[in-house]
Context: one part of a larger RNA
């Protein structure tokens, strides 16, 4: 490299957008580029396939003759189904619009109540924490527990759910402003304007960095008690970065449905969200999700089963025995950690 593959065995990019490129609805009419039919010519030797000769008793290889294929390339006649183009129309893909409707989608501004914690009063006396048990620790300079008050900081209980939104990270106290997608639905315009997507571009949990605020709680690091043989640990009493906020980096995750995206096709049951059509005491009927079973098929087996891991089919991105190793080294990107990209001795 072919073939074969990617849920759990190696392997689907962390997500989208979109440039090239690859693929693409339906009916006509024109051209005849490609595509394809007949014939001509060409296709040097050598090759390759048959025959024959030398040639003998046979045969093989070779060497001579003669003739044929296969390919490809001109040309000449034609076909008109594909595929290309050029034209005209279509609507069932896609898109606009009216009309409703649901939502923790996003940003930014005010606000809320319970709870920890501190601080101040006041009552009030010898404990309080903590734990398998204790001890560090706190407390006659009055704790702990009680009532009231004040501050400050984080995160929002019940509702609540297999529930909802969002490409994906995510997203939940209320309220207010701006804003983005979605879904139904009458059909009114549009008229293939799609799908995918190398490189590019943007978003991208947590921790981490910069600068500059805040700082309740919780807590890497630390220090101190205990437990042990030890105990740099699991348990305790502290505790600093951080967590939180503005504003820039960073680019990773079991970024996970271990399952790219996008279209068609394929038995069914039962529930749940939103919407549409009907019934109206229930019920049903139609799109979109979300989920349990489960047919048929698939699958090593587990299981997957109209949200396929079935059955086609386009486009991308990955796999090729375990270690070495996601490291050497270059590069590129980061302020830095380090991230991307990514080998080979050598071993078994």
């Nucleotide at each position: 490299u072919u073939g074969g593959g990617c849920g759990u065995a190696a392997a689907g990019g962390g997500c989208a957008c979109g440039u090239a490129g690859g693929c693409g609805g339906u009916g006509a009419a024109u051209c005849g580029g490609g595509u394809u039919u007949c014939a001509a010519g060409u296709u040097a030797a050598a090759g390759u396939c048959g025959c024959c000769a030398a040639a003998a008793a046979g045969u093989c290889a070779g060497u001579g003759g003669c003739g044929g294929a296969a390919u490809g390339c001109u040309c000449u006649c034609g076909a008109a189904a594909c595929c290309c183009a050029u034209u005209c129309a279509c609507u069932u893909g896609a898109g606009u619009g009216a009309g409703a409707c649901a939502g923790a989608g996003g940003a930014g501004a005010g606000u809320g109540g319970a709870a920890u914690u501190u601080c101040g009063u006041g009552u009030g006396u010898a404990g309080g924490g903590g734990u398998g048990a204790a001890a560090u620790c706190c407390g006659g300079a009055g704790a702990u527990c009680u009532a009231c008050g004040a501050a400050g900081g984080a995160a929002c209980g019940c509702c609540a759910a297999a529930a909802g939104c969002g490409a994906a990270g995510g997203c939940a106290g209320c309220u207010c402003u701006c804003u983005g997608g979605g879904u139904c639905c009458c059909u009114a315009c549009c008229g293939a304007c799609g799908c995918u997507g190398g490189g590019g571009u943007g978003c991208g949990a947590a921790a981490g960095c910069a600068u500059g605020g805040g700082g309740a709680g919780c807590g890497a690091a630390c220090a101190g008690g205990a437990u042990u043989a030890g105990a740099u640990a699991c348990c305790c009493u502290g505790g600093u970065a951080g967590u939180c906020c503005a504003u820039g980096c960073c680019g990773u995750a079991a970024a996970c449905g271990a399952u790219g995206a996008g279209u068609g096709u394929u038995c069914g049951c039962c529930c749940u969200u939103g919407g549409u059509c009907u019934a109206c005491g229930c019920g049903g009927u139609u799109c979109a999700g979300u989920g349990c079973u489960g047919u048929a098929g698939c699958u090593a087996a587990c299981g997957c089963g109209u949200u396929a891991a079935g059955u086609a089919u386009u486009c991308c991105g990955c796999c090729u025995g375990g270690g070495g190793a996601g490291u050497a080294c270059g590069u590129u990107c980061g302020c830095a950690a380090g991230a991307a990209u990514g080998a080979a001795a050598c071993u078994c």
Predicted 3D model of a 348-nucleotide part of an RNA (small-subunit ribosomal RNA, central domain) from Cassytha pubescens.
The source organism's lineage runs through Eukaryota, Viridiplantae, Streptophytina, Euphyllophyta and Cassytha.
The full RNA is in RNAcentral, with records from SILVA.
Rfam family: Bacterial small subunit ribosomal RNA. Rfam links the family to the GO terms ribosome and structural constituent of ribosome.